A computed fold for a 122-nucleotide RNA, annotated as FMN riboswitch aptamer (RFN element). Its mean pLDDT, the model's own confidence on a scale to 100, is 82. It was read from a public genome assembly, where an Rfam model found it.
RNA sequence: AUGAUUCUUCGGGGAGGGACGAAAUUUCCCUACCGGCGGUAAAAGUCCGCGAGCCACCACAGGUGGCACGAUCCGGUGUGAUUCCGGUACCGACAGUACAGUCUGGAUGAGAGAAGAAAGAG
Numbered sequence: 001a002u003g004a005u006u007c008u009u010c011g012g013g014g015a016g017g018g019a020c021g022a023a024a025u026u027u028c029c030c031u032a033c034c035g036g037c038g039g040u041a042a043a044a045g046u047c048c049g050c051g052a053g054c055c056a057c058c059a060c061a062g063g064u065g066g067c068a069c070g071a072u073c074c075g076g077u078g079u080g081a082u083u084c085c086g087g088u089a090c091c092g093a094c095a096g097u098a099c100a101g102u103c104u105g106g107a108u109g110a111g112a113g114a115a116g117a118a119a120g121a122g
Stems, first nucleotide, its partner, number of pairs: 002122001005118006015031005032102002034092002036050004045090002053067006073087004094105003
C1' cells in the first nucleotide's frame, strides 16, 4: 500500500369521479398519479445487467440449481445522451376478490445495493 473477514444503519412509489351490475377502488368511460438497485462517454420505469415470485435439491438461521420476469420512438443540443430538452407512445410480480401498476395480503419479511465502523490476516 492492498483490503480477506466481521459488524451496524439505511434500503418502493401511486386514484378520484361516473356507467352497467346482485356483486367491481378489479370491467367500461373520463380525467389523474407512480417509477427499486448497479452500469452505460451525460442524469434511464422502456438500453445492459440485478432484485422482488415459484419449484427442486442439499451439508438447511443458509446455500445450489432451474423456471418465470413488461414496455419508445421522432426531433433538438452536444465530442458524447433510446439517459438531458421538446413532442409522442408504451409498461407494470405473486396470492385474494367480478378480471387490480395505484385496494387487501405474504411483508414489523426479503432484497439488488448504499453508507459507515472494526479488523490488520495473507